[in-house]
The RNA shown here (transfer RNA) has 72 nucleotides and comes from Callorhinchus milii. Its mean pLDDT, the model's own confidence on a scale to 100, is 80. Rfam family: tRNA. Its family is annotated with triplet codon-amino acid adaptor activity in the Gene Ontology. The organism belongs to Callorhinchus, within Eukaryota.
RNA sequence: AGUCCUGUAGAUCAGUGGUUAGAGCACUCGCCUUGAAAGCGAGAGAUCUGAGUUCAAUUCCCAGCAGGGUAA
Numbered sequence: 001a002g003u004c005c006u007g008u009a010g011a012u013c014a015g016u017g018g019u020u021a022g023a024g025c026a027c028u029c030g031c032c033u034u035g036a037a038a039g040c041g042a043g044a045g046a047u048c049u050g051a052g053u054u055c056a057a058u059u060c061c062c063a064g065c066a067g068g069g070u071a072a
Base pairs, nucleotide, nucleotide: 002070003069004068005067006066007065010025012023013022018055027043028042029041030040031039048064049063050062052060
C1' cells in the first nucleotide's frame, strides 16, 4: 500500500433524516456550615474537515485527516 472499525462537552459515553443534541463525572456560581466535605439548586461548555443527496444532514453517500484493529 490492502481491508475493517471509530471520530459528539474537559474526559467517558448515549442518541436520532425534523424545529431546544442528552447522561453521570469534572468545572463555575449560589444555598447549607463556624469552616470544609457531603447534599441541594443554577450555569457555561460539543457533533473531525470538505463536498454531495434532500424541503431539511450530527445522522445517508463520497473524499480527506486523525486514531485503533487485522494481515503480509